Predicted 3D model of a 72-nucleotide RNA (transfer RNA) from Craterilacuibacter sp. RT1T. Taxonomically the source falls in Craterilacuibacter (Bacteria, Pseudomonadati, Neisseriales, Neisseriaceae). The coordinates come from a structure-prediction model, not an experiment, and the mean pLDDT is 83.

[in-house]
RNA sequence: GUCCCUAUAGUUUAGCGGUUAGAACACUGCCCUUUCACGGCGGCGGCCGGGGUUCGAUUCCCCGUGGGGACG
Numbered sequence: 001g002u003c004c005c006u007a008u009a010g011u012u013u014a015g016c017g018g019u020u021a022g023a024a025c026a027c028u029g030c031c032c033u034u035u036c037a038c039g040g041c042g043g044c045g046g047c048c049g050g051g052g053u054u055c056g057a058u059u060c061c062c063c064g065u066g067g068g069g070a071c072g
Base pairs, nucleotide, nucleotide: 001071002070003069004068005067006066007065010025011024012023013022018055027043028042029041030040031039048064049063050062051061052060
């Protein structure tokens, strides 16, 4: 330099154009316990940036940025 893959919560991730964007761990409140741990019920927190297509975009397309890989 060319090409391919990839980007969703603090972390790991689900999500075939109309979902209230879901889960686990973490954090946190309450209950339980003499206390801690375990356990139970809640809470918090997210679509990499900019354009485009569309009635509607996390999802499709383009450009950029970050990460991974192949070739030279």